[in-house]
Molecule: c-di-GMP-I riboswitch aptamer
Organism: Eubacteriales bacterium
RNA sequence: CUGUUAAAAAGGCAAACCUAUUGAAAAGUAGGGACGCAAAGCCGCGAGUCUAAGGUUUUAAUACCAUGAUUGUCGGGCUGCCGGG
Numbered sequence: 001c002u003g004u005u006a007a008a009a010a011g012g013c014a015a016a017c018c019u020a021u022u023g024a025a026a027a028g029u030a031g032g033g034a035c036g037c038a039a040a041g042c043c044g045c046g047a048g049u050c051u052a053a054g055g056u057u058u059u060a061a062u063a064c065c066a067u068g069a070u071u072g073u074c075g076g077g078c079u080g081c082c083g084g085g
Base pairs, nucleotide, nucleotide: 004085012037013036017032018031019030020029021028022027035072041078042077043076045075046074047073048070049069050068054065055064056063
């Protein structure tokens, strides 16, 4: 220096839910709150999943489509704390 990975130490993030707010919705943001997480840090690159304003379809109901969302669904890429083996 690189990979893997214990016990500790210093810490970090923040599920559900509630309030406010943005959005057509999925969902996001802020505050409260902690289910949990060794990358639960960053990137929408590949896939999966969710939504359907708009478009197509239908007598109508409906159905289909992402340009939208999800990194706490998985993979990939980049970066980071401690230090026994």